Predicted 3D model of a 502-nucleotide part of an RNA (small-subunit ribosomal RNA, 5' domain) from a Candidatus Nomurabacteria bacterium. The coordinates come from a structure-prediction model, not an experiment, and the mean pLDDT is 82. It matches the Rfam family "Bacterial small subunit ribosomal RNA". Rfam links the family to the GO terms ribosome and structural constituent of ribosome.
Context: one part of a larger RNA
RNA sequence: GGAUGAACGCUGGCGGCGUGGAUAAGGCAUGCAAGUCAAACGGGUAUUGUAGCAAUACAGUAUCAGUGGCAGACGAGGUAGUAAUAAACAGGUAUCAACCCUUUAGUCAGGAAUACCUCAUCGAAAGAUGAGUUAAUACUUGAUGGUCCGGCACUCUUUUAUUGGGGUGCCCGGUAAAGAUUUAUCGCUAAAGGAUGAGCCUGUUCAGUAUCAGCUAGUUGGUAGGGUAAUGGCCUACCAAGGCUUAGACGCUUAGGGGACCUGAGAGGGUGACCCCCACCGAUGGAACUGAGAAACGGUCCAUACACCUACGGGUGGCUGCAGCCGAGAAUAUUCGACAAUGGGCGAAAGCCUGAUCGAGCGACGCCGCGUGGUUGAUGAAGUCCUUCGGGACGUAAAAACCUUUUGCCAGGGAGAAAGUUUAUUGAUAGUACUUGGCGAAUAAGAGGUUGCUAAACUCGUGCCAGCAGCAGCGGUAAUACGAGUGCCUCAAGCGUUAUCC
Numbered sequence: 001g002g003a004u005g006a007a008c009g010c011u012g013g014c015g016g017c018g019u020g021g022a023u024a025a026g027g028c029a030u031g032c033a034a035g036u037c038a039a040a041c042g043g044g045u046a047u048u049g050u051a052g053c054a055a056u057a058c059a060g061u062a063u064c065a066g067u068g069g070c071a072g073a074c075g076a077g078g079u080a081g082u083a084a085u086a087a088a089c090a091g092g093u094a095u096c097a098a099c100c101c102u103u104u105a106g107u108c109a110g111g112a113a114u115a116c117c118u119c120a121u122c123g124a125a126a127g128a129u130g131a132g133u134u135a136a137u138a139c140u141u142g143a144u145g146g147u148c149c150g151g152c153a154c155u156c157u158u159u160u161a162u163u164g165g166g167g168u169g170c171c172c173g174g175u176a177a178a179g180a181u182u183u184a185u186c187g188c189u190a191a192a193g194g195a196u197g198a199g200c201c202u203g204u205u206c207a208g209u210a211u212c213a214g215c216u217a218g219u220u221g222g223u224a225g226g227g228u229a230a231u232g233g234c235c236u237a238c239c240a241a242g243g244c245u246u247a248g249a250c251g252c253u254u255a256g257g258g259g260a261c262c263u264g265a266g267a268g269g270g271u272g273a274c275c276c277c278c279a280c281c282g283a284u285g286g287a288a289c290u291g292a293g294a295a296a297c298g299g300u301c302c303a304u305a306c307a308c309c310u311a312c313g314g315g316u317g318g319c320u321g322c323a324g325c326c327g328a329g330a331a332u333a334u335u336c337g338a339c340a341a342u343g344g345g346c347g348a349a350a351g352c353c354u355g356a357u358c359g360a361g362c363g364a365c366g367c368c369g370c371g372u373g374g375u376u377g378a379u380g381a382a383g384u385c386c387u388u389c390g391g392g393a394c395g396u397a398a399a400a401a402c403c404u405u406u407u408g409c410c411a412g413g414g415a416g417a418a419a420g421u422u423u424a425u426u427g428a429u430a431g432u433a434c435u436u437g438g439c440g441a442a443u444a445a446g447a448g449g450u451u452g453c454u455a456a457a458c459u460c461g462u463g464c465c466a467g468c469a470g471c472a473g474c475g476g477u478a479a480u481a482c483g484a485g486u487g488c489c490u491c492a493a494g495c496g497u498u499a500u501c502c
Stems, first nucleotide, its partner, number of pairs: 001502004006498005013370006019363002026326003030323003035070003040067002043064009077281003087205007095198003100194008108142004117132006148174004152169006179186003207253003214244003219241008256278004260271004283304005306317004334360001336359003342356001343354004373403004383394004408439006417429001446491005451472003457486005467474002
């Protein structure tokens, strides 16, 4: 000199764009953050119409708990753990896949339940139990079928090897489906391919420490089996005795990794906030279920700690989502608006949900831009400071006159962002940006320094005191170094100090 997610002191006019819990992965009141589908299904409630004296029946509309489907594994947050089961880069394959796209073929015949509901019972509650009844794209039996699966035979190719791959078989065996609304679609089943995503394996790189030198029994390899979507000591039985290591094993400490960011001429050094990619975590520890996908933040079960309710028998909870509260701290914001746009989930659609997102609010926390007026104006006014008492400085500065209106205030107009085949409708931001007119210099300057380094000095007070200080150092009666006043210097809505890095 540059830089910062900064903090502190003094000061503070405006706008744009960014950015803001770095400490206690400490604890949390309250509200919201994941629902949706009635065109899968049977019901309840309200209401309309038709028929009817009425009960009621049929048709329609709206809405609701339940069964069922899809979503909830994404999105959002955090960095505790992890020095390699992570990451980056480069390869590989023994594998899988919901939704989406393309192609081919199919969608036949039955069955038994159950929630909701009704009745009964237990419980303070959370909730639970029994009996009865009913539906489905829920569950289930059978049939058929192929380019599917298993076996067999033949053949082509490949290999050390029927080891792998392809083809043929009127050879054998096995496995599927679901309907809805109203006439056109949406579904369902099987197979092949694609797109995209994921799993697994290998190599290289990847902090400090030797005051850590030896480590290892499923350990290293083989055979057989199990398990998995899949390879493999992943697991088991048997057999062998291996495997790693001074090119640092094993241990301990610290730490999420990268793209990047800061600095530097570069080489390097330092960092890993915001944004993007990957990994991991969800009070702590463990486990599986469901599912295409989870060992699942707002799912389940168990244990532990903590907190809350209780009729003492028993229950409930998890903000490292958005706001917000307490705590600790030098220190970090609103319990805001809207789904208008972008995107996501569900739905045929209308639409519903969305603290993702888009916006507004707060903080000079940062960067950038603008302003705090311009011109004329000397008896060089008053005042203050200095003085050799003559005068000098603040100083064209003020006053005064004329001008302008960025900004500000008042009034009028007023967006783009909106695109859905057409028409119609749709803006949170916001009456904002912008624009027109009016008013009036009106609403707006400080901080640090002034001995040298280092730009800028005089007077008074104090008297090794009070104090200053980055280093040298200053102060003991003439202090340009302390305190004050005046002048001056630097930067400027900021200026200084502290901390950290180059």